RNA sequence: GCGAACGAUUGGCAAACUCACCGAAAGGUGGGGACGCAAAGCUUCCGGUCUAAGGGCGCGGGCCUAUGACAGCGGGGUUGCCGGU
Numbered sequence: 001g002c003g004a005a006c007g008a009u010u011g012g013c014a015a016a017c018u019c020a021c022c023g024a025a026a027g028g029u030g031g032g033g034a035c036g037c038a039a040a041g042c043u044u045c046c047g048g049u050c051u052a053a054g055g056g057c058g059c060g061g062g063c064c065u066a067u068g069a070c071a072g073c074g075g076g077g078u079u080g081c082c083g084g085u
Stems, first nucleotide, its partner, number of pairs: 005085002012037002017032006035072001041078003045075003048070003054065004
C1' cells in the first nucleotide's frame, strides 16, 4: 500500500406500524418507532415491480398506456468510514 474471508470499534441509516402534511393513486416528506442494512450514500443507464390522473379502446362491467413512483427488487455507474487476524 491492498482488502478476499472472518472479526472488532466509533459513528450512520431505519422496515412494519403510527401521527401530521403533500399526492388521483402508487408513493413521498417530517415526528415517533426498529425489521433489518457495509454502501439501506447518490444516480432510473438496463431489466423488473407498483400506480393509472390524463389519454386511447369499449354500449357497459372493464381493458391498455408513464410523462408518475420504487435505489430497502436485481444489475451497472459514481462517491465513501474502519482496516485487526

This is a predicted structure of an 85-nucleotide RNA (c-di-GMP-I riboswitch aptamer) from a Steroidobacteraceae bacterium. The coordinates come from a structure-prediction model, not an experiment, and the mean pLDDT is 84. Rfam family: c-di-GMP-I riboswitch aptamer. From the family's description: GEMM was predicted in a large-scale screen for bacterial structured RNA regulatory elements. Gene Ontology term of the family: cyclic-di-GMP binding. Taxonomically the source falls in Steroidobacteraceae (Bacteria, Pseudomonadati, Gammaproteobacteria, Steroidobacterales). The sequence was found by an Rfam model in a public genome assembly.